[in-house]
Molecule: small-subunit ribosomal RNA
Organism: Natrialba swarupiae
RNA sequence: AUUCCGGUUGAUCCUGCCGGAGGUCAUUGCUCGUGGAGUCCGAUUUAGCCAUGCUAGUUGUACGAGUUCAGACUCGUAGCAGAUAGCUCAGUGACACGUGGCCAAACUACCCUCUGGACGCGGAUAACCUCGGGAAACUGAGGCUAAUCCGUGAUAGCGUUCUCAUCCUGGAAGUGGAGAGAACGUGAAAUGCCCCGGCGCCAGAGGAUGUGGCUGCGGCCGAUUAGGUAGACGGUGGGGUAACGGCCCACCGUGCCAGUAAUCGGUACGGGUUGUGAGAGCAAGAGCCCGGAGACGGUAUCUGAGACAAGAUACCGGGCCCUACGGGGCGCAGCAGGCGCGAAACCUUUACACUGCACGCCAGUGCGAUAAGGGGACUCCACGUGCGAGGGCAUAUCGUCCUCGCUUUUUCCGACCGUAAGGAGGUCGGCGAAUAAGUGCUGGGCAAGACCGGUGCCAGCCGCCGCGGUAAUACCGGCAGCACAAGUGAUGACCGCUCUUAUUGGGCCUAAAGCGUCCGUAGCUGGCCAGUCAAGUCCAUCGGGAAAUCCGCGCGCUUAACGCGCGGGCGUCCGGUGGAAACUGUCUGGCUUGGGACCGGAAGACCUGAGGGGUACGUCCGGGGUAGGAGUGAAAUCCCGUAAUCCUGGACGGACCACCGGUGGCGAAAGCGCCUCAGGAAGACGGAUCCGACGGUGAGGGACGAAAGCUCGGGUCACGAACCGGAUUAGAUACCCGGGUAGUCCGAGCUGUAAACGAUGUCUGCUAGGUGUGACACAGGCUACGAGCCUGUGUUGUGCCGUAGGGAAGCCGUGAAGCAGACCGCCUGGGAAGUACGUCCGCAAGGAUGAAACUUAAAGGAAUUGGCGGGGGAGCACUACAACCGGAGGAGCCUGCGGUUUAAUUGGACUCAACGCCGGACAUCUCACCAGCAUCGACAAUGUGCAGUGACGGUCAGUGUGAUGAGCUUACCUGAGCCAUUGAGAGGAGGUGCAUGGCCGCCGUCAGCUCGUACCGUGAGGCGUCCUGUUAAGUCAGGCAACGAGCGAGACCCGCACGCCUAAUUGCCAGCAACACCCUUGAGGUGGUUGGGUACAUUAGGUGGACUGCCAGUGCCAAACUGGAGGAAGGAACGGGCAACGGUAGGUCAGUAUGCCCCGAAUGUGCUGGGCGACACGCGGGCUACAAUGGCCAAGACAGUGGGAUGCAACGCCGAAAGGCGACGCUAAUCUCCGAAACUUGGUCGUAGUUCGGAUUGAGGGCUGAAACUCGCCCUCAUGAAGCUGGAUUCGGUAGUAAUCGCGCCUCAGAAGGGCGCGGUGAAUACGUCCCUGCUCCUUGCACACACCGCCCGUCAAAGCACCCGAGUGAGGUCCGGAUGAGGCCCUGUUUCAGGGUCGAAUCUGGGCUUCGCAAGGGGGCUUAAGUCGUAACAAGGUAGCCGUAGGGGAAUCUGCGGCUGGAUCACCUCCA
Repeated sequence: AUUCCGGUUGAUCCUGCCGGAGGUCAUUGCUCGUGGAGUCCGAUUUAGCCAUGCUAGUUGUACGAGUUCAGACUCGUAGCAGAUAGCUCAGUGACACGUGGCCAAACUACCCUCUGGACGCGGAUAACCUCGGGAAACUGAGGCUAAUCCGUGAUAGCGUUCUCAUCCUGGAAGUGGAGAGAACGUGAAAUGCCCCGGCGCCAGAGGAUGUGGCUGCGGCCGAUUAGGUAGACGGUGGGGUAACGGCCCACCGUGCCAGUAAUCGGUACGGGUUGUGAGAGCAAGAGCCCGGAGACGGUAUCUGAGACAAGAUACCGGGCCCUACGGGGCGCAGCAGGCGCGAAACCUUUACACUGCACGCCAGUGCGAUAAGGGGACUCCACGUGCGAGGGCAUAUCGUCCUCGCUUUUUCCGACCGUAAGGAGGUCGGCGAAUAAGUGCUGGGCAAGACCGGUGCCAGCCGCCGCGGUAAUACCGGCAGCACAAGUGAUGACCGCUCUUAUUGGGCCUAAAGCGUCCGUAGCUGGCCAGUCAAGUCCAUCGGGAAAUCCGCGCGCUUAACGCGCGGGCGUCCGGUGGAAACUGUCUGGCUUGGGACCGGAAGACCUGAGGGGUACGUCCGGGGUAGGAGUGAAAUCCCGUAAUCCUGGACGGACCACCGGUGGCGAAAGCGCCUCAGGAAGACGGAUCCGACGGUGAGGGACGAAAGCUCGGGUCACGAACCGGAUUAGAUACCCGGGUAGUCCGAGCUGUAAACGAUGUCUGCUAGGUGUGACACAGGCUACGAGCCUGUGUUGUGCCGUAGGGAAGCCGUGAAGCAGACCGCCUGGGAAGUACGUCCGCAAGGAUGAAACUUAAAGGAAUUGGCGGGGGAGCACUACAACCGGAGGAGCCUGCGGUUUAAUUGGACUCAACGCCGGACAUCUCACCAGCAUCGACAAUGUGCAGUGACGGUCAGUGUGAUGAGCUUACCUGAGCCAUUGAGAGGAGGUGCAUGGCCGCCGUCAGCUCGUACCGUGAGGCGUCCUGUUAAGUCAGGCAACGAGCGAGACCCGCACGCCUAAUUGCCAGCAACACCCUUGAGGUGGUUGGGUACAUUAGGUGGACUGCCAGUGCCAAACUGGAGGAAGGAACGGGCAACGGUAGGUCAGUAUGCCCCGAAUGUGCUGGGCGACACGCGGGCUACAAUGGCCAAGACAGUGGGAUGCAACGCCGAAAGGCGACGCUAAUCUCCGAAACUUGGUCGUAGUUCGGAUUGAGGGCUGAAACUCGCCCUCAUGAAGCUGGAUUCGGUAGUAAUCGCGCCUCAGAAGGGCGCGGUGAAUACGUCCCUGCUCCUUGCACACACCGCCCGUCAAAGCACCCGAGUGAGGUCCGGAUGAGGCCCUGUUUCAGGGUCGAAUCUGGGCUUCGCAAGGGGGCUUAAGUCGUAACAAGGUAGCCGUAGGGGAAUCUGCGGCUGGAUCACCUCCA
């Protein structure tokens, strides 16, 4: 400030609503110092009821009387007032109100002005007196009397009617006024009072004021109210009124009102104004002012100038009161006050001093009008609750205490002024910082806490979003902070926000929204030229539009609020007069371009009727022919020996109309397809023809209107809801199969709906193009001369692409969704619901119109990124397949897990990615589990605690115990602290891996993940990162609105394979020499043992080498691939290390660390024993086997990695062996573990539960250790189980790999079937593919986004809520009848009365319409963490979905018929780029 902000999403842009921030009003919570001002204070609910007091009197200068010492007072008659003032808002949608006009249709007391008058006569009555009735209220009879009381006669006058030369006003005069005449009718006065000043009375005219009536225009909702009306509309004649009028009456006529909303229903006093808003508006109408209406509910009347009057009367009704039961009285919506009602509103105060009103000559009297005060956090305005300096303490921050000084508004105290009296207030003085701060909030929106404690999806908060499930900035407190401040919050209502009802100023392809289509009435709207008028329009001027309110200026209260003055504005309007004539309109005349008519040839599945034809199909007949046919994913039901299917000839029947056929044609749409004829219709093109705006749209209305459905009558080949079978399935009321009825067909009628779609109303004009195709016309060329072919131009249809522009985007784009105009229809969050009720239509089914209660924070559109798909395409992988080799799954044993058991069998990990895993091979320890025993508190505070008269601690013995100075008994040693309680600690393998760090697994043996700049998009985001080729690779190359870059891949590092260089001890020994030993004695052999050497091997440091470098081919002269040469090695040589952005709330609090919670003398610590080792069972990982490629025996051969001082141990001896005894060497290229095994050679076994296999068990022995029972390992002897190659299924492996063989190390006192390494022997099979499992990329659909282990539908069951129907029942309103009938009015008469007529409140009663309440029972709807049944929808959602209709079914739904794409996928055709 003409304003936004939060909420749908993973994110985005929209649509759209919900909520927040502002202002105002009412109530209310907490809190509260002062003053001023104000039109504030029982309006909202009950126009409910009221005790008590007061609210309307006055006049003695109208009159009579009574009384008093007197002023005076009192009673009555009379006059005026009492119709004002005050209160309220029930009724009223109306001339009630507002505004303007009219009364030629009226009245007006008191007041003002003018003119002229007031002469006679008479009468009654109250008070009073006397006497009665009555409880009272009141009332009766007799008697007296006055007046400004009443009557009557006159005069003035007034009125009515008629006539008249006429005149005046005026828009208009038969109606008014003036004048003259006549008749008729009516008919004044108070000569009062007096203080002598005056005040009064009567008539007429005028004015003023007030009132009455008529009228144009204006202002609520509902059509689920469409027809209303009988005094109704008019006329004539009367009556009535102040006055017009059906206002009332008699007669006559039949009108009158209504889609410009009558009538009916609902609601409501109207306006000035008030709130809000930029305004237009929207909402309101309390208070103040103007008007109206009402006075307990009604009806009626008198008096009067004025009333139908309520502080008058009469009556009825209901309520209350008094009563002597006969009868009476009352009406606070006046001021106070009370009850009731409610969320909701004060004192039973003072005064007539002010302002006014009534009366009065005046003085004055009266006035709950009014003026004052009291009460009220009613509103507005103003002020205050202090200011300064120094010091101390404390601090993350806020602060707090002391001392000194200043000020005194205000409170309090005193005096004066103030006032009717007071109060308030004002002026002056005094004391003293004294007497004065709260409410709400602090997660976002939204200013202010990442503070503490409590709580633990509890208690609670929250306008909306949302917080709370043990670390809550969101709950409850504390502290701190923020906002406003004598206030501040809450609730409800209104406006704004909201362009969210859109006139200003919205929309309708997909978000809500275009009627299925056309015709057409009213209405709205309308081409070109000229003229007329002046209704709209515009200008000028005049009158009105009350005051207050609003704005500006000035002035007055100390300022302000408030008030006063002046000006403006407002009331957005109405009326009068004069003018203009462009535009709209009216009327007149013309025009042709809109529209229509006519003519011509051409195109067409256009409509209706009639006739004809064709194939297929079915049935029947004839012939041939034989065992099956049909059907499906696979089957079965079914047909067939009475001859099917099949081939063939014929007859009959009904339905349909292939090819042509085409984003081709026609039609308003629905829709229309064999041929011919007849009739009818529409459009396009062409025309030198005609009419002359005749047009457009179109509320109501009418016509047509697929499929299904209905009625009647036909027809029925095929198909085929329902139905019957067969399958499928957990089920299968379905999908599939075999049958099959309505129906589909024809005629006559009804229905009136569809995704009736271009989801796009009709008409007109304007705004780039390109390219197909249908129709017509024209031109050019060619020609086979054909109704031929080609090209171009124009018009008109029908498609695609596309510019500007539009759009939220998708997209639209001269056939607009662009730019404009006219008219119609429709929308306003989602659901309830196109439901209920009502009405209309229909035979029915149902259609049309069409809500609310209640519920909900979203529902929705388009597009983006991901994920997913029982969608598509491409690439890749031995935790994929294929090919091959070997295993697991069967047995026994080892080991881990589950389960069970147990005092305990501690705990963790559960698809891959838990299960020989936690380096987890547990005898004790480990250890966390169980049983039992024992033991531990730094530090602080407290205790009138103990303690050199000996604390704590230690100990012999006894007792006690499984054991123990743990405890107890007793005794001794020592020499300064101890004990208890409360806090607080140490410690915790206690909890939380979902609070964490760190580390690790898996995605991932993957090839991805991003950034900068530019570009595209409103944006999320895209592009780059895509496409083609290629690669192990986002590896590289080429293309491309991209160009570059980073992390990953690669490169790099380590090992290994080849060569070279350097070096040489503890390694090595070729050559040289020496020594020792052996023998077949030799130029022998062996031993690196020695000197020496560094050739080789080796060791360990460096260096070279491999790069598609070379050749050929393929490829694009690319990248690269295939093959080859050379080479130790060839295309990453091979094997490792490292290994992205991130995700998985993956694993670990039990490795350590660590927040919070918990335990704290036990969940801490130690010890003994047990358990982790249990065993009906299930699973995983292994070992050993089932044997002859083997077992056993004997002999013989060849490694490498590693380890070693609480250790490895040569060697010797003992023992059958395990092992034992002694012992050299070795801190180790020196010594040692250390004689590898498979293998080779020879022998034996002969297919067997064996000389296979070794489990299990018995006996004996050894080692470690404190200890070998639970529960270790080894040796020997004996025993000799299962098992003869393993179901479904499943695992590993592509070369020095698998398989197989042993060795070392780790753990370790002891202990390897485990793990990690090492070497020996050493294969088979792919050189591919995407079928299975998965991964990556592109694309597509999506209602998914905690992302398919997603989302989500309906019945049933439970609870709650509101609603609908409902036999009936109760109450109210209104209308029409009937009866009774207070009373009023009129007429007549014999007039204290009677009769008649008419109106008529109220009561009783009958009926119609309508509203509300209750209701057995019935019905659907909505809501509610974890109920039941299924799986309908979203992916091709597993049978594409949806719409209409019909039938069926527990349910979502299924099926038939027609339609739509808002359907995926593949293929084909056509069109376009």